The prediction has a mean pLDDT of 84.
Predicted 3D model of a 557-nucleotide part of an RNA (large-subunit ribosomal RNA, domain I) from Paenibacillus polymyxa.
Context: one part of a larger RNA
RNA sequence: AGCACACGGAGGAUGCCUAGGCGCCAGGAGCCGACGAAGGACGUGGCGAACAACGAUAAGGCCUCGGGGAGCUGUAAGCAAGCUUUGAUCCGGGGAUGUCCGAAUGGGGAAACCCGGCUGUCUUCAUCGACAGUCACUACUCACUGAAUUCAUAGGUGAGUGAGAGGCAGACCAGGGGAACUGAAACAUCUAAGUACCCUGAGGAAGAGAAAACAAUAGUGAUUCCGUCAGUAGCGGCGAGCGAACGCGGAUUAGCCCAAACCAAGGAGCUUGCUCCUUGGGGUUGUGGGACGUCUCACAUGGAGUUACAAAGGAACCGGUUAGAUGAAGAGGUCUGGAAAGGCCCGCCAGAGAAGGUAAAAGCCCUGUAGUUCAAAGCCCGUUCUCUCCGAGACGGAUCCCGAGUAGUGCGGGGCACGUGAAACCCCGUAUGAAUCCGGCAGGACCAUCUGCCAAGGCUAAAUACUCCCUGGCGACCGAUAGUGAAGCAGUACCGUGAGGGAAAGGUGAAAAGCACCCCGGAAGGGGAGUGAAAUAGAUCCUGAAACCGUGUGCUU
Numbered sequence: 001a002g003c004a005c006a007c008g009g010a011g012g013a014u015g016c017c018u019a020g021g022c023g024c025c026a027g028g029a030g031c032c033g034a035c036g037a038a039g040g041a042c043g044u045g046g047c048g049a050a051c052a053a054c055g056a057u058a059a060g061g062c063c064u065c066g067g068g069g070a071g072c073u074g075u076a077a078g079c080a081a082g083c084u085u086u087g088a089u090c091c092g093g094g095g096a097u098g099u100c101c102g103a104a105u106g107g108g109g110a111a112a113c114c115c116g117g118c119u120g121u122c123u124u125c126a127u128c129g130a131c132a133g134u135c136a137c138u139a140c141u142c143a144c145u146g147a148a149u150u151c152a153u154a155g156g157u158g159a160g161u162g163a164g165a166g167g168c169a170g171a172c173c174a175g176g177g178g179a180a181c182u183g184a185a186a187c188a189u190c191u192a193a194g195u196a197c198c199c200u201g202a203g204g205a206a207g208a209g210a211a212a213a214c215a216a217u218a219g220u221g222a223u224u225c226c227g228u229c230a231g232u233a234g235c236g237g238c239g240a241g242c243g244a245a246c247g248c249g250g251a252u253u254a255g256c257c258c259a260a261a262c263c264a265a266g267g268a269g270c271u272u273g274c275u276c277c278u279u280g281g282g283g284u285u286g287u288g289g290g291a292c293g294u295c296u297c298a299c300a301u302g303g304a305g306u307u308a309c310a311a312a313g314g315a316a317c318c319g320g321u322u323a324g325a326u327g328a329a330g331a332g333g334u335c336u337g338g339a340a341a342g343g344c345c346c347g348c349c350a351g352a353g354a355a356g357g358u359a360a361a362a363g364c365c366c367u368g369u370a371g372u373u374c375a376a377a378g379c380c381c382g383u384u385c386u387c388u389c390c391g392a393g394a395c396g397g398a399u400c401c402c403g404a405g406u407a408g409u410g411c412g413g414g415g416c417a418c419g420u421g422a423a424a425c426c427c428c429g430u431a432u433g434a435a436u437c438c439g440g441c442a443g444g445a446c447c448a449u450c451u452g453c454c455a456a457g458g459c460u461a462a463a464u465a466c467u468c469c470c471u472g473g474c475g476a477c478c479g480a481u482a483g484u485g486a487a488g489c490a491g492u493a494c495c496g497u498g499a500g501g502g503a504a505a506g507g508u509g510a511a512a513a514g515c516a517c518c519c520c521g522g523a524a525g526g527g528g529a530g531u532g533a534a535a536u537a538g539a540u541c542c543u544g545a546a547a548c549c550g551u552g553u554g555c556u557u
Stems, first nucleotide, its partner, number of pairs: 001556009015542001016507002020478002022475007029467002031167002039101003042055003046079002050075002062095006071083003106115003116135007137164002139161007172203001173201005183190001187237001213220002224251005234242002255459003258403001262281009286437001288402004292396006302390004313386005319380004324373003330346001332345004347364002349353001355367003408432008418444001439454005494501002514541001517528004
């Protein structure tokens, strides 16, 4: 030096575990904000660095209403000092306080800082000072003013308005913009795809929505969503591919309001009997309707009241929710063991044998579970009462009204499954440009017939989509290089000028019983003693593989 074995060191694989994650389902909730949000800064403790909590009324703080019932002063031990059956700590409802920054809004500003005006109160001889309130912009309304320019308008000043602003849930929705890789076995129309992405806006959903709709000689009767129709009809360098609708079956159902004619009141203009404006009434449809005219019936027995439909309340009660309460039956015997919940023997409960814990494996030990039950206060849903509000129809046809730079048309585009095609239909740009019920639009060029419908104003719940968040349940989901990036004070440490990137790190034991005391040592550390079932469980602490490093013995050289 090599090999072998044994015993150690070092290391942290493996096994077991779970405090944290992941997914699915159901229910809740789906917005917060000038009444100052989201998010922060700085403070607040007897000793107090950090986290969570709270805000100068500052360590689960103050007031109040409920619950609860013996301990309490967070994580977090300790010392000190206190609180509490006159009910603390704790749990829940409501309220008060809530520094500074932040839309940040008196002005400024390099966020958490600087500097003011006005009013009031306190103090002062007077200042100074302290405290409280108020002072941004925009929109709308009102008032006062008011230029070129006479009237007027623009503008200005003031007052009022819980108006707006900003945040966010990396989801869902609508609108405005809008790729490329790719596929076509190349590639240009086409595809990918109106996808990704960007911007704007909104809501708990959004959007759509009460036929100028479909259909086809029979009929349906707003919208939305699902299944089917159907990979059909079609579209398509008729390539790649794209791809309906009617109808049928379901989910859920809800319908309304204006503009106009006309009437009334008020005002303005001038042509003095017309026009315009404001307000109120009226009226809302396609077997055309309404105005208008003539009649009939009704006046609550009906319907509605913040989801539309004119406006818009109050009370009581049921149920749910935001704390809870109650809740059966073995501390049975014995064996092993450190420990019984395990084995054996004997009982009991069960509307409860879900689960978790307890020194090991517990229906009967604890928390619970099934079942039963509770709310002063807030919120949600429903019912009832009260109050408030609301008429319906017939006939007539002389006159009037029924949404205009609209419909349509030419040209250029876009959307429709539909690529310009025979291309209807819908939308936009541009140029033009009707009719008025004896009217108009549609039924996939166009015409006739027939049929359906009434555009150019508006509102509308439910069925549908999604899940940051809360609660509960479940898992042939993970188990610390896995599962979230994050099981530990993680979006931290650290890196980057910045946008941004982004870790590692779990386990003593049933219980700290966390080794009094003695010895060696400067200490670290170790040896005894003691605790413990175990200390090769001693905090670098369960198990403790391998690489790697030693010691001892044997063999070989």

The full RNA is in RNAcentral, with records from ENA and SILVA. The organism belongs to Paenibacillus, within Bacteria.